[in-house]
Context: one part of a larger RNA
RNA sequence: CUGGGCGUAAAGGGUACGUAGGCGGGCCUGCAAGUCUGAUUUGAAAGCACACGGCUUAACCGUGUGAGGUAAUUAGAAACUACAGGUCUAGAGAGUGGUAGAGGUAAAUGGAAUUCCAAGUGGAGCGGUGAAAUGCGUAGAUAUUGGGAGGAACACCGGUGGCGUAGGCGGCUUGCUGGACAGUAACUGACGCUGAGGCGCGAAAGCCAGGGGAGCAAACGGGAUUAGAUACCCCGGUAGUCCUGGCCGUAAACGAUGAAUGCUAGGUGUGGGGGGUAGCGAUACAUUUGUGCCGUAGUUAACGCGUUAAGCAUUCCGCCUGGGGAGUACGAUCGCAAGAUUGAAACUC
Numbered sequence: 001c002u003g004g005g006c007g008u009a010a011a012g013g014g015u016a017c018g019u020a021g022g023c024g025g026g027c028c029u030g031c032a033a034g035u036c037u038g039a040u041u042u043g044a045a046a047g048c049a050c051a052c053g054g055c056u057u058a059a060c061c062g063u064g065u066g067a068g069g070u071a072a073u074u075a076g077a078a079a080c081u082a083c084a085g086g087u088c089u090a091g092a093g094a095g096u097g098g099u100a101g102a103g104g105u106a107a108a109u110g111g112a113a114u115u116c117c118a119a120g121u122g123g124a125g126c127g128g129u130g131a132a133a134u135g136c137g138u139a140g141a142u143a144u145u146g147g148g149a150g151g152a153a154c155a156c157c158g159g160u161g162g163c164g165u166a167g168g169c170g171g172c173u174u175g176c177u178g179g180a181c182a183g184u185a186a187c188u189g190a191c192g193c194u195g196a197g198g199c200g201c202g203a204a205a206g207c208c209a210g211g212g213g214a215g216c217a218a219a220c221g222g223g224a225u226u227a228g229a230u231a232c233c234c235c236g237g238u239a240g241u242c243c244u245g246g247c248c249g250u251a252a253a254c255g256a257u258g259a260a261u262g263c264u265a266g267g268u269g270u271g272g273g274g275g276g277u278a279g280c281g282a283u284a285c286a287u288u289u290g291u292g293c294c295g296u297a298g299u300u301a302a303c304g305c306g307u308u309a310a311g312c313a314u315u316c317c318g319c320c321u322g323g324g325g326a327g328u329a330c331g332a333u334c335g336c337a338a339g340a341u342u343g344a345a346a347c348u349c
Base pairs, nucleotide, nucleotide: 004320005319006318007303008302012317014201015200017198021194022193023192025088026087027086028085029084030083033081034080035077036076037075038074039073040072041071042069048066049065050064051063052062053061054060091191092188093187095184096183098181099180103177104176105175106174107173109171110154115149116148117147119145120144121143125136126135162169163168206247207246208245209244210243211242215241216240220236221235222234223233258316259315260314261313262312263311266294267293268292269291270290271289272288273287275285277284278283298305299304322349323348324347331342332341333340334339
């Protein structure tokens, strides 16, 4: 390479948009590049296949025939693919009137709680643990009352509920704004799918500059525990956590399951939408789009999956090829740095 694979054995890119490329709906006409058929030319010898023959046989050798090609020229065929022209509406988009939602972003604002500040009441403890101690407290703590400051997070509702491509999103109000869903069917007429490179987004931690700092809390200090205790427990506590701007670009970024399309029993719960029939009505029924559970066929090494497939197929991309060495070294690119991306070999089992 071929072949086989990628939920858990090695293997789906963190995620979207999209360039080149690959692939691509129905009908009609044309063309003849691919495709198919015929003819001609050529395809040295040896080799290969078959037949016959020569060395006693075989190997070996000889004679004959054949096979052998992305070959060239030429004549044709027109189903499929390509190409050209025309046409259609089932894919895709779009108009119109609706619906649900923690989707995004900016501003404003609310109450509970913690902490702190000043004050009132009060007078000896509080706190903490397995038990203690460090710690706080007669300079009046803890407790309690009303007042003030400030930061962060939003109890209940809350739900295998919702929204978002993923990361993620939760008090309330407003502005701006993205997408989805169902209905209708005026409009366009294949405008589609995927996507190497590329470009955007991307939790937490970390970095730079400027703010902010209530609580929590790496590091650090102290008290315990212990043989020790660089821990687990306790008392403190700085970065950080928060905001603005800029970097970083990684995660068990997980459904450990790439995207798209079609097909293939059902049952049951739940969110959104419209529908018509029955009913006074709650509702039932059919339908559509999400989200769960169970399960048939099938599939799987098993576990399991099972119309939200890991079933049956097609298209395109990414990735895997024994364990360690190693996601290391070297080089390159990116980064302020931390480091990230790409990514071996010797050796060894």

Predicted 3D model of a 349-nucleotide part of an RNA (small-subunit ribosomal RNA, central domain) from an uncultured bacterium. It matches the Rfam family "Bacterial small subunit ribosomal RNA". Rfam links the family to the GO terms structural constituent of ribosome and ribosome. The full RNA is in RNAcentral, with records from ENA.